Glycine riboswitch aptamer from Desulfofundulus thermobenzoicus, 103 nucleotides, folded computationally.
The RNAcentral record of the sequence draws on Rfam.
The organism belongs to Desulfofundulus, within Bacteria.
Its mean pLDDT, the model's own confidence on a scale to 100, is 83.
RNA sequence: ACGGACCUCUGGAGAGCUUCCUCCCCCGGGAGGAACACCGACGGGGCAAGUUUUCCGGAAAAAGGGAAAUGAAACUCUCAGGUUCCAGGACAGAGGAGAUGGU
Numbered sequence: 001a002c003g004g005a006c007c008u009c010u011g012g013a014g015a016g017c018u019u020c021c022u023c024c025c026c027c028g029g030g031a032g033g034a035a036c037a038c039c040g041a042c043g044g045g046g047c048a049a050g051u052u053u054u055c056c057g058g059a060a061a062a063a064g065g066g067a068a069a070u071g072a073a074a075c076u077c078u079c080a081g082g083u084u085c086c087a088g089g090a091c092a093g094a095g096g097a098g099a100u101g102g103u
Stems, first nucleotide, its partner, number of pairs: 002101001006096006016036001018035008037083003043079001044077003050070007
């Protein structure tokens, strides 16, 4: 060379305003714990083809088969997280900037 960490703004789904207990503030809210029911788009776990190694096979570095490693996601699991609003939020757009790495 390459690459794009990071910052700001904007958009941004899903599922319980559930029940019980305790506490706080003050008339109806908030926090925590427990129970059951759910969600997947912070995070995290899992793996297909393929590739590589090895074993069997065989005339053969053939086909085929076994084992292991590697191997993605918005798939999947729901550990964590979440289930009125707020907050968060994968991802996308706009603007800025150019870190680790690397040539």